[in-house]
Context: one part of a larger RNA
RNA sequence: CGUAGGAAACUUGCGGAGGGUCUCCCCUAGUACGAGAGGAUUGGGGAGGACCGACCUCUGGUGUGCCGGCUGUCCCGCUCGGGGCAUCGCCGGGUAGCCAGGUCGGGAACGGAUAAGCGCUGAAGGCAUCUAAGCGCGAAGCCCCCUUCAAGACGAGGUUUCCAGCACUGUAAGUGCGAAGGCUCCUGGAAGACGACCAGGUCGAUGGGCUGGGAGUGUACGGCGGGCGACCGCCGCAGCGGACCAGUUCCAACAGCCGAUCG
Numbered sequence: 001c002g003u004a005g006g007a008a009a010c011u012u013g014c015g016g017a018g019g020g021u022c023u024c025c026c027c028u029a030g031u032a033c034g035a036g037a038g039g040a041u042u043g044g045g046g047a048g049g050a051c052c053g054a055c056c057u058c059u060g061g062u063g064u065g066c067c068g069g070c071u072g073u074c075c076c077g078c079u080c081g082g083g084g085c086a087u088c089g090c091c092g093g094g095u096a097g098c099c100a101g102g103u104c105g106g107g108a109a110c111g112g113a114u115a116a117g118c119g120c121u122g123a124a125g126g127c128a129u130c131u132a133a134g135c136g137c138g139a140a141g142c143c144c145c146c147u148u149c150a151a152g153a154c155g156a157g158g159u160u161u162c163c164a165g166c167a168c169u170g171u172a173a174g175u176g177c178g179a180a181g182g183c184u185c186c187u188g189g190a191a192g193a194c195g196a197c198c199a200g201g202u203c204g205a206u207g208g209g210c211u212g213g214g215a216g217u218g219u220a221c222g223g224c225g226g227g228c229g230a231c232c233g234c235c236g237c238a239g240c241g242g243a244c245c246a247g248u249u250c251c252a253a254c255a256g257c258c259g260a261u262c263g
Base pairs, nucleotide, nucleotide: 001152005163006162007161008160009159010158011157015149016148017147018146021049022048023047024046025045026044027043033038051106052105053104054103055102059100060099061098062097066093067092068091069090070089071086072085073084074083075082076081111143112142117137118136119135120134165177166176167175168174181258182257183256184255185201186200187199188198189197206252207251208250209248210247211246212245213244216240217239222235223234224233225232226231
């Protein structure tokens, strides 16, 4: 820009893409077959490998804005207690998120038409013949089914709902205000390279803060008591606590723009 007014939501699926795997064990059955050795077709059940997808309850990894321990040095005048730097200084743990060696799921089944092949009926050719007419069965393959994209599918589809005014004119070319609705902008996000997508923008819980809770660390500072001391005990499952779960308008979501027609 188009899809013959302007919008919102939900859809149909022309067509495209993906997936399609393999092994073993048990029963049928030590049956059919076979002198024996051996040993099925078929149908049913189970387990696993590789691969793929999703997820974080569990097991773990990471976790440089969480907690603790330790060393050196500089600083906060000193003690105490802390801060900076030293690979996050080193070490022990670890929430969310992300992740796999963790967890869950997948390949299928049904149907349609077939290949090789197996058949029925059956002539040409009184027989025979699966084929010439006709009919049936028959594959991991084809079509469909499953997952996914998808109406620029110009063949531009469908359904439902919403809005369809006013004013100016140089009257048919338009302009302005503005409907439903949308956009910019802003607060953000398990969304994301950027666009996009999604949740919100005071008629508000979108982010931050604060409050409560939780995970995690592992018993803070200080005081009291004990010990020559390193240190220990009590107040005290203490203190701290990023991302997690909620609540609460304290802070920040300011301010603008676009937007409808012919018969």
This is a predicted structure of a 263-nucleotide part of an RNA (large-subunit ribosomal RNA, domain VI) from a soil metagenome. RNAcentral holds the full RNA, with entries from MGnify. The coordinates come from a structure-prediction model, not an experiment, and the mean pLDDT is 88.